[in-house]
RNA sequence: GCAAAGCCGUCGAAAGGCGGUGGCGCAGAGUCACGGGGCUAACGCGGAUUUCCGCCAUGCCAGCCGAGCCGCCA
Repeated sequence: GCAAAGCCGUCGAAAGGCGGUGGCGCAGAGUCACGGGGCUAACGCGGAUUUCCGCCAUGCCAGCCGAGCCGCCA
C1' cells in the first nucleotide's frame, strides 16, 4: 500500500460484481480472461411430467496456477 470473512445496501436467474463497514491475510492480494483449473446454469437440449432431474457458458472467479503488460527491492 492492498484488503478476506462477516454485516448493511444495491445489481444479477445464480455464480458473482459494486458501495459502506470491517480486517483474514498478501513484498507485487497491481493489471489482464491468453492457457490450465474452478464456480453458476439463465437461455437451450434431453428426461420426468406440477414444484423436479441431468447436460451445457455465451456468464463468473486474477486472494487457484501459469503467461503477457506495468511496477518495487537487492